[in-house]
This is a predicted structure of a 73-nucleotide RNA (transfer RNA) from Trichonephila clavipes. The organism belongs to Trichonephila, within Eukaryota. It matches the Rfam family "tRNA". It is annotated as a transfer RNA. Its mean pLDDT, the model's own confidence on a scale to 100, is 80.

RNA sequence: GUACCUGUAGUGCAAUGGAUAGCGCAUUGGACUUCUAAUCCAAAGGUCAUGGGUUCGAUUCUCAUUUGGGAUG
Numbered sequence: 001g002u003a004c005c006u007g008u009a010g011u012g013c014a015a016u017g018g019a020u021a022g023c024g025c026a027u028u029g030g031a032c033u034u035c036u037a038a039u040c041c042a043a044a045g046g047u048c049a050u051g052g053g054u055u056c057g058a059u060u061c062u063c064a065u066u067u068g069g070g071a072u073g
Base pairs, nucleotide, nucleotide: 001072002071004069005068007066010025011024012023013022018056027043028042029041030040031039049065050064051063052062053061
């Protein structure tokens, strides 16, 4: 340089164009326990990388930019 994959909560990941964008772990509060751990219940936490376009409607399709990754020359 070329072609491809990837970016969604603190972290690891889901989500076929229409739902209040969910799950595990973590965090916080509560229950249980003599205490801790474990277990159970609940809660908080989101600029869906950025900016355009298509559409009645975009996390999803598309274009540009950009992050990370491996492939190839």